[in-house]
Context: one part of a larger RNA
RNA sequence: GAUGAACGCUGGCGGCAUGCCUAAGACAUGCAAGUCGAACGAAGUGGUCCAAUGAAGAUGGAGUGCUUGCACGAAAUCAGAUUUGGGUUGCCACUUAGUGGCGAAAGGGUGAGUAACACGUAGGUUAUCUACCUUUAAGACUGGGAUAACAAUUAGAAAUGAUUGCUAAUACCGGAUGAUAUAUAGAGUGAUACGUCACUUUAUAUUAAAAGGAGCCUUUAAAGCUUCACUUAAAGAUGAGCCUGCGACGUAUUAGCUAGUUGGUGGGGUAAAGGCCUACCAAGGCGACGAUGCGUAGCCGACCUGAGAGGGUGAUCGGCCACACUGGGACUGAGACACGGCCCAGACUCCUACGGGAGACAGCAGUUAGGAAUAUUCGUCAAUGGAGGGAACUCUGAACGAGCAAUGCCGCGUGAAGGAUGACGGUCCUUUGGAUUGUAAACUUCUGUUGUUAGGAACGAAAAACUUGAGUAGGAAAUGACUUAAGCUUGACGGUACCUUUCAAGAAAGCUCCGGCUAACUACGUGCCAGCAGCCGCGGUAAUACGUAGGGAGCGAGCGUUAUCC
Numbered sequence: 001g002a003u004g005a006a007c008g009c010u011g012g013c014g015g016c017a018u019g020c021c022u023a024a025g026a027c028a029u030g031c032a033a034g035u036c037g038a039a040c041g042a043a044g045u046g047g048u049c050c051a052a053u054g055a056a057g058a059u060g061g062a063g064u065g066c067u068u069g070c071a072c073g074a075a076a077u078c079a080g081a082u083u084u085g086g087g088u089u090g091c092c093a094c095u096u097a098g099u100g101g102c103g104a105a106a107g108g109g110u111g112a113g114u115a116a117c118a119c120g121u122a123g124g125u126u127a128u129c130u131a132c133c134u135u136u137a138a139g140a141c142u143g144g145g146a147u148a149a150c151a152a153u154u155a156g157a158a159a160u161g162a163u164u165g166c167u168a169a170u171a172c173c174g175g176a177u178g179a180u181a182u183a184u185a186g187a188g189u190g191a192u193a194c195g196u197c198a199c200u201u202u203a204u205a206u207u208a209a210a211a212g213g214a215g216c217c218u219u220u221a222a223a224g225c226u227u228c229a230c231u232u233a234a235a236g237a238u239g240a241g242c243c244u245g246c247g248a249c250g251u252a253u254u255a256g257c258u259a260g261u262u263g264g265u266g267g268g269g270u271a272a273a274g275g276c277c278u279a280c281c282a283a284g285g286c287g288a289c290g291a292u293g294c295g296u297a298g299c300c301g302a303c304c305u306g307a308g309a310g311g312g313u314g315a316u317c318g319g320c321c322a323c324a325c326u327g328g329g330a331c332u333g334a335g336a337c338a339c340g341g342c343c344c345a346g347a348c349u350c351c352u353a354c355g356g357g358a359g360a361c362a363g364c365a366g367u368u369a370g371g372a373a374u375a376u377u378c379g380u381c382a383a384u385g386g387a388g389g390g391a392a393c394u395c396u397g398a399a400c401g402a403g404c405a406a407u408g409c410c411g412c413g414u415g416a417a418g419g420a421u422g423a424c425g426g427u428c429c430u431u432u433g434g435a436u437u438g439u440a441a442a443c444u445u446c447u448g449u450u451g452u453u454a455g456g457a458a459c460g461a462a463a464a465a466c467u468u469g470a471g472u473a474g475g476a477a478a479u480g481a482c483u484u485a486a487g488c489u490u491g492a493c494g495g496u497a498c499c500u501u502u503c504a505a506g507a508a509a510g511c512u513c514c515g516g517c518u519a520a521c522u523a524c525g526u527g528c529c530a531g532c533a534g535c536c537g538c539g540g541u542a543a544u545a546c547g548u549a550g551g552g553a554g555c556g557a558g559c560g561u562u563a564u565c566c
Stems, first nucleotide, its partner, number of pairs: 001565003005562005012412006018405002020370001025368003029365003034102003039099002042096007049086004057078003063072004109323003119247007128240002133236007141175004150165006181206011212228005249295003256286003261283008298320004302313004325346005348359004376402001378401003384398001385396004415446004425437005450507001451503001454500003460493001466487006510555005515536003521550005531538002
């Protein structure tokens, strides 16, 4: 000088950071991954439409009664409550579970393992893959059978099923077409490490899709157009796999290690080279330039220190890796051997009708345990970003914010000017008068940071979408992808920051030290006791070193101590 610190005493405010370093111990509760009805069939609710029904009511006034201006009041018209039904289950909206698509491999956490191509750096891949996105080219023809949901029956305490029957699709499966793809064969050109490789070309064989959704015009309909989605191929972008040189811990009181071991051939496997796997053959391969073993450890950018060289560390932030109760395994998929998926085994916890089941916070909060020690079971999707969707929008403990903590850094304040009867009191010396605390206080005059009162009040918002207008590819037209202008709308933080204003010096200073190192001294008490102490060392009767007081020194919302590093 530094710290993710802790402890003691003390503590006014703000800004920005940081906050389980220990038990990768165990976890109650809530939330953290969904979304699409413009892929699909159902079910339910509401509205509307159509048909039937037609209440109360309004207009109306044929008539009737008599007290002759008051009651009763039919037809007809309007109106439409309620109820019933639904035409290939009319149309619209919403909800629910299901089939289907995309996402769930991202984001978030932790550092147990790992001394390794895990990481860093520099290269290679003629040995590779890549969903969504962008560009280009071509296509999108024609058929089929199921199944969930649902219904019925049924097993079970539950979790969860079983059987039969029905139905749809952008779900699934055929056929056709199809090259610049793949495979085989031939020819040519070029290169060559003479093994072969690349390119061009010919022939043969193989391989695809959803006649889809939405909108629109003309129209009897079909066809057509726009858009989203789909298939194949080529390229890009992005992301990843694999290989290699070099670099980076300790220990020799670890000296030998190795049979798929080292290499070859054939075969298998992978997106892909390879003992990656396998059969056979050879007997190799590594090692004092430290193999093998053991211990320790995530690596780096960086951070701390230092004049540097070095030494130490690997919290927060960023990159990579590994892991998700422990061990093993694969499935799906462009991508996983998958934290909030599946299967098996194990330990543990919970439910049980004892037959059997359920679970995994090293996500955000929170609990318990451990510990010297580390926060709220908060708000919002307003911004940034992510998933889905044509969009509206939905989801998002990512994120942005607020709360708690002097844990750290930075800033501000706790008043300013004047003021000598040098007051009282305290302490010291005693010549009874001085010295010191001390301009300090009192007192006078100001100021108003922070605080307090009242009022005003943000930036962060840009867009998307919607409305209107203009341009433009395409199109017969309409709709309209795209571009552009104007308008409209949206703030968790937050009535917060900030500004103005009221009040009054009022509400805001401590901690450690004073023998030397080391800035700062006297008195009393104690008497090798009590005690101090980082080192030297103090204390046994006048202790500047113990305790107290006065005074002083240093730092200051902090100051000391402890621990660790240079």

The prediction has a mean pLDDT of 80. Small-subunit ribosomal RNA, 5' domain from an uncultured bacterium, 566 nucleotides, folded computationally.